[in-house]
Small-subunit ribosomal RNA, 5' domain from a metagenome, 487 nucleotides, folded computationally. The prediction has a mean pLDDT of 87. The RNAcentral record of the full RNA draws on SILVA. Rfam family: Bacterial small subunit ribosomal RNA.

Context: one part of a larger RNA
RNA sequence: GGACGAACGCUGGCGGUGUGCUUAAUACAUGCAAGUCGAACGAUAAGGUCCCUUCGGGGAUACAUAAGUGGCGGACGGGUGAGUAACACGUAGGUAUCUGCCUCAAGGAGGGGGACAACACUGGGAAACUGGUGCUAAUACCCCAUAUGUCUUUCGAGAUGAAAGCUCCGGCGCCUUGAGAUGAGCCUGCGGCUGAUUAGCUUGUUGGUGGGGUAAUUGCCUACCAAGGCUACGAUCAGUAGCUGGUCUGAGAGGAUGAUCAGCCACAAUGGAACUGAGACACGGUCCAUACUCCUACGGGAGGCAGCAGUAGGGAAUUUUGCGCAAUGGGCGAAAGCCUGACGCAGCAACACCGCGUGAGGGAUGAAGUUCUUCGGAGCGUAAACCUCUGUCAGUGGGGACGAAAAAAAUGACGGUACCCACAAAGGAAGCACCGGCUAACUACGUGCCAGCAGCCGCGGUAAUACGUAGGGUGCAAGCGUUGUCC
Numbered sequence: 001g002g003a004c005g006a007a008c009g010c011u012g013g014c015g016g017u018g019u020g021c022u023u024a025a026u027a028c029a030u031g032c033a034a035g036u037c038g039a040a041c042g043a044u045a046a047g048g049u050c051c052c053u054u055c056g057g058g059g060a061u062a063c064a065u066a067a068g069u070g071g072c073g074g075a076c077g078g079g080u081g082a083g084u085a086a087c088a089c090g091u092a093g094g095u096a097u098c099u100g101c102c103u104c105a106a107g108g109a110g111g112g113g114g115a116c117a118a119c120a121c122u123g124g125g126a127a128a129c130u131g132g133u134g135c136u137a138a139u140a141c142c143c144c145a146u147a148u149g150u151c152u153u154u155c156g157a158g159a160u161g162a163a164a165g166c167u168c169c170g171g172c173g174c175c176u177u178g179a180g181a182u183g184a185g186c187c188u189g190c191g192g193c194u195g196a197u198u199a200g201c202u203u204g205u206u207g208g209u210g211g212g213g214u215a216a217u218u219g220c221c222u223a224c225c226a227a228g229g230c231u232a233c234g235a236u237c238a239g240u241a242g243c244u245g246g247u248c249u250g251a252g253a254g255g256a257u258g259a260u261c262a263g264c265c266a267c268a269a270u271g272g273a274a275c276u277g278a279g280a281c282a283c284g285g286u287c288c289a290u291a292c293u294c295c296u297a298c299g300g301g302a303g304g305c306a307g308c309a310g311u312a313g314g315g316a317a318u319u320u321u322g323c324g325c326a327a328u329g330g331g332c333g334a335a336a337g338c339c340u341g342a343c344g345c346a347g348c349a350a351c352a353c354c355g356c357g358u359g360a361g362g363g364a365u366g367a368a369g370u371u372c373u374u375c376g377g378a379g380c381g382u383a384a385a386c387c388u389c390u391g392u393c394a395g396u397g398g399g400g401a402c403g404a405a406a407a408a409a410a411u412g413a414c415g416g417u418a419c420c421c422a423c424a425a426a427g428g429a430a431g432c433a434c435c436g437g438c439u440a441a442c443u444a445c446g447u448g449c450c451a452g453c454a455g456c457c458g459c460g461g462u463a464a465u466a467c468g469u470a471g472g473g474u475g476c477a478a479g480c481g482u483u484g485u486c487c
Base pairs, nucleotide, nucleotide: 001487002486003485004484006483007482008481009480010479013356014355015354016353017352018351019349020348021314026312027311028310030309031308032307035072036071037070040069041068043065044064047063048061049060050059051058052057079267080266081265089191090190091189092188093187094186095185097184098183102180103179104178105177106176107175108174110144111143112142113141119134120133121132122131123130124129149160150159151158152157165172166171193239194238195237200230201229202228205227206226207225208224209223210222211221212220242264243263244262245261246257247256248255249254269290270289271288272287273286292303293302294301295300320346322345323344324343328342329340330339331338332337359389360388361387362386369380370379371378372377393428395423396422397421398420399419403414431476432475433474434473435472436457437456438455442471443470444469445468446467452459453458
C1' cells in the first nucleotide's frame, strides 16, 4: 500500500447492487417449511344442488370429498462443518455392477382365488393409542398357465419364472426383454498440513484354497493353510483441518485463505441398528440405548430448528415470529389445480462496492466577529451579507410500466414501485483524523518530568510547532479514524 462476512469511537443526506452468528454441532416457546391423485378402490363425515317431508328428517346427484385402502413423491430441494489426513477431495484412467420416472425397439396382458382397512357392533386406557367379532372393493395380495429372459447342462433337455386396469373413447396406464440417456456403486496412478522431544507398526494382519455374502470386485465375513505386509522417499502415533473451482495479495514465482456463488463429501440431540424402496441405513420415517425437556389419573406416554422467521444463552459482533406463489424451478395429477420459508420480493444494518447531492455565477484595498501582532498591521476572506440564476436528491400533485407466456381472454407479491410531467423553494443535507521527523500541514495561551502523548525515534522538570484548548492549516469525505487478521 492492498484486502475484510469485520468490530469499536465520533459523525451521518439519497439511490443502485450485493452481503449479514466467523462464538455455543448450546438449549429451544410459537407458527409455517411435503405433499398429491376421485381418470386405481370401496365409501359418503361436513358442504353445494334437486326431490319428498309427519318439519324431527329421509332420498337422489357426483358439483365434490373428511377419514381409509392403493399409487407416486417424502433419497430432491433447504441447513450445517461436528467428524474426517481418508480414494474424503482434485485430476487422469478403469469395470466386476445397478439405475424409478424419460426416449427408442420387440413381444405380451389367458384363467382363477382368499383376505385386510374403512364401516357396523363391542371392550380396554387419563392420554398416546389399542383389543375382539362381523361385512366389503381395488391398479392391494396370492395361485395356475404361457413367454423372448435367467440358471443348470451330458447340448438331448431340465429347472425357474410376468401382467391391471381406468376412461369424458381422444387416450392414460400394466408385464417381460434389448438398447440409450441420466444418476449412482466400486477399483487404481498422481497431487495438496505440522511434529522424530512419536521409530518401529500389524494377527483378519499379508497372500492362497473351500464356503458364505453383495447389484458388483475384494479378508467384505468365515474355516483351514502359508508367514507374510508397511516403514527413514517417515510407517505407527499425536496435533490440526471438510476438499475443490475459486478469493486476497504479489510484476511474477510464491504466500495466505476456502464467507457469499458453484461441484463433491460428511452429519441431523448422542451412540447403534435395520425395514421399506429403483435409490436411504433416511434432517421434519421406524426400532433400541443414553442425556435432557414436557404431559400424566403415577399405570404410562410425547419431543428433537445444523429448514424459514423468532427466543434465551455465549459473544466485540451478525436482520423480520413480513408479502406472494405473479415469475423460475420442484412434487403429484390426463387436466383444472393443490403443495412449495426452494424461489421471487419487501423490511432492518454506511456492513461492503459504485453513483449522486449538500448549490452555481457575480460580489470590498476587504463589514462585523474572532485569532495573532513589532500595535503599523496581518489571517479567516469572495468567505459572508447583497445581486442574478439553476433545480440533482429529498418534498407535493398528476400520469404510470416491462417483467405475462408463438390466436383471443384471464393472471403481478414487488407496487401506484421504477420511470415521465408539473409545482415550490437555496430552502432539509458535513464530518472525521492529523499538523516534531518519518509525513502534507504553525502560532498563541494553559500546564510545568505534573497532567498527559506515543506506530518507531522520542516529547513534558517555566517561553512545549510533540500534552490540553483556541485560531489557522493539511488530508480524506458520507464517511473518517482505531483495533484485529492476511499478503